RNA sequence: AGCGGGCUGGACGGCCGCGCAUCGCUUGGGCUUAUGCGCAGGCGGUGUGAGGAAAGUCCGGGCUCCUCAGGGCAAGAUGCCAGCUAACGGCUGGACGGGGCGACCCGAUGGACAGUGCCACAGAAAAGAAGACUCCGAGAAGUGACCGCCGCGUGCGGGCGCGUUUCGGAAAAGCUGAAACGGUGCGGUAAGAGCGCACCAGCAUGGCGGCAACGUCAUGGCUUGGUAAACCCCAUCUGGAGCAAACGCAAAUAGGGAUGCGAUACGGCUGCCCUGCCGUGCGUCCGGGUUGCGCGCUAGAGACCGGAGGCGACUUCGGUUCGAGAUAAAUGGCCGUUCUCGACAGAACCCGGCUUACAGGUCCGCU
RNA sequence: GAGCUGUAGCUCAAUUGGUUAGAGCGCCGGCCUGUCACGCCGGAGGUCGCGGGUUCAAGUCCCGUCAGCUCC
Numbered sequence: 001a002g003c004g005g006g007c008u009g010g011a012c013g014g015c016c017g018c019g020c021a022u023c024g025c026u027u028g029g030g031c032u033u034a035u036g037c038g039c040a041g042g043c044g045g046u047g048u049g050a051g052g053a054a055a056g057u058c059c060g061g062g063c064u065c066c067u068c069a070g071g072g073c074a075a076g077a078u079g080c081c082a083g084c085u086a087a088c089g090g091c092u093g094g095a096c097g098g099g100g101c102g103a104c105c106c107g108a109u110g111g112a113c114a115g116u117g118c119c120a121c122a123g124a125a126a127a128g129a130a131g132a133c134u135c136c137g138a139g140a141a142g143u144g145a146c147c148g149c150c151g152c153g154u155g156c157g158g159g160c161g162c163g164u165u166u167c168g169g170a171a172a173a174g175c176u177g178a179a180a181c182g183g184u185g186c187g188g189u190a191a192g193a194g195c196g197c198a199c200c201a202g203c204a205u206g207g208c209g210g211c212a213a214c215g216u217c218a219u220g221g222c223u224u225g226g227u228a229a230a231c232c233c234c235a236u237c238u239g240g241a242g243c244a245a246a247c248g249c250a251a252a253u254a255g256g257g258a259u260g261c262g263a264u265a266c267g268g269c270u271g272c273c274c275u276g277c278c279g280u281g282c283g284u285c286c287g288g289g290u291u292g293c294g295c296g297c298u299a300g301a302g303a304c305c306g307g308a309g310g311c312g313a314c315u316u317c318g319g320u321u322c323g324a325g326a327u328a329a330a331u332g333g334c335c336g337u338u339c340u341c342g343a344c345a346g347a348a349c350c351c352g353g354c355u356u357a358c359a360g361g362u363c364c365g366c367u
Numbered sequence: 368g369a370g371c372u373g374u375a376g377c378u379c380a381a382u383u384g385g386u387u388a389g390a391g392c393g394c395c396g397g398c399c400u401g402u403c404a405c406g407c408c409g410g411a412g413g414u415c416g417c418g419g420g421u422u423c424a425a426g427u428c429c430c431g432u433c434a435g436c437u438c439c
């Protein structure tokens, strides 16, 4: 000068105030013959009281309800390999590709010979190919000047140039474009072509190593554009709703529930269809639930310490410990001392992740 | 807890990703008129909310983020 990881997120004291739990005193009304019981409130004591992201609500799970019944289709998500996990789009380890001198970092990284679509402009041509621009070569007839020969002519021969046309060909060059049908070189040829050869890239097959992704070696034939964060194919996964879920107590109004029987018309079983099932009918029996209060509610995939297994994520064993639970919603205010002068930000069912915001301080390892 | 939207000052377009993002109203200048309005002609005005990615190419596709709105 950098790279990776961890911890912390002002400290101390005084006064006042707030939520919750608990203890004591006390006030009010209720039940009870009474002792006593429980309800609401006040005062005082003690204990405790936001985060690393409590956030965004982007994933996953727990929990709760719905008749999540079975099968198919659709829709959505994920996407190198192996593992971890309750699960995941997360994490760990590895492979491959890219960046960096390096420590290290980044990667939506399956399939484009299953099929379809798209590739603007430019360019000859944009995807199983082309000769319409152009270029290389050969032939034909024509033409221009030149050279040679003789019989001196509107003669014959020769190579060179020019345009036309036919055929062979597309390597190089014209040069575009994001991208041009393997690249470089030598040979070969009339000119050319993986036509032949060497090296390189890529493909296929086989051997070896690896659980695998893949790596490596040998051989072969010469060769296959890009796009799937376009449709799609393949593999795997997904029932729906959400704590305003759900349950209990409990005025008035409205009617509901359980059980037995029966039926295929209608409705329903939370995207659609089929099968199957349920309800609407009758009989019997029992009671209800907007608001309010309670419960769900915080002891849990918990936290800390240590041992063992594993490279690691993590698992397992032992010990210690309990660290908010409100419902208009509590963490604040003032003062003093001190320092480096204090960022982002406030729980609302819980947990595992991801992402985003964040002043400063501090520790460890490495280049 | 669930869903939607973001393009000029305002209201909206932009087709299957394609070359320079358009329209109306508004704004500015000129003409017309004695003057204003109307009308005619011309013009300006855009970080496609922001950042990154895929692609030759992004307002459009994907991810993240911010703001606003709606419903329970």
Base pairs, nucleotide, nucleotide: 001367002366003365004364005363006362007361008360010338011337012336013335014334015333016332018049019048020047021046022045023044024043025042026041027040028039030037031036051344055355056354058353059352060351061350062349063242064241065240066239069275070274071273072272073271075238076237077236078235079234080094081093082092083091084090095109096107097106098105099104110233111232115231116230117227118226119225133174134170135169136168137167138166139165140164142162143161144160146158147157148156149155150153182200183199184198185197186196187195201223203220204219205218206217207216208215209214247294248293249292256286257285258284259283260282261281265280266279267278268277269276302321303320304319305318306317307316308315309314339342368438369437370436371435372434373433376392377391378390379389385423394410395409396408397407398406416432417431418430419429420428
Two RNAs folded together computationally: RNase P RNA and transfer RNA, 439 nucleotides in total. Model confidence (mean pLDDT): 76 of 100.